[in-house]
RNA sequence: GGGCCGUUGGCUCAGCGGUAGAGCGCUGCCUUCACACGGCAGAGGUCGCUGGUUCGAACCCAGCACGGCCCA
Numbered sequence: 001g002g003g004c005c006g007u008u009g010g011c012u013c014a015g016c017g018g019u020a021g022a023g024c025g026c027u028g029c030c031u032u033c034a035c036a037c038g039g040c041a042g043a044g045g046u047c048g049c050u051g052g053u054u055c056g057a058a059c060c061c062a063g064c065a066c067g068g069c070c071c072a
Base pairs, nucleotide, nucleotide: 001071002070003069004068005067006066007065010024011023012022013021018055026042027041028040029039030038048064049063050062051061052060
C1' cells in the first nucleotide's frame, strides 16, 4: 500500500429499511439475624464520525477514524 471482517448500554452480544433490545453488571424495594440465592421495579444509548439515498436509516451508498485477520 491492497483486500476482507468488525465498531449498538459499564461488559459480552442480538437486531440488517418502519417504536433500539437481551444476558451479566448497576440502583431501589421485598425476602434473611446477616450475606448469598431468589422475587418485583427502575436507571443507563448522539447505534464510531461526516456526508449521501429514501416518506423514513443502527440497517443501503461514499469518505474518514479505530480494532482484528490475510496478501504484498

Source information: The RNA shown here (transfer RNA) has 72 nucleotides and comes from an Actinomycetota bacterium. Its Rfam family is "tRNA". The family's RNA type in Rfam is transfer RNA. The coordinates come from a structure-prediction model, not an experiment, and the mean pLDDT is 84.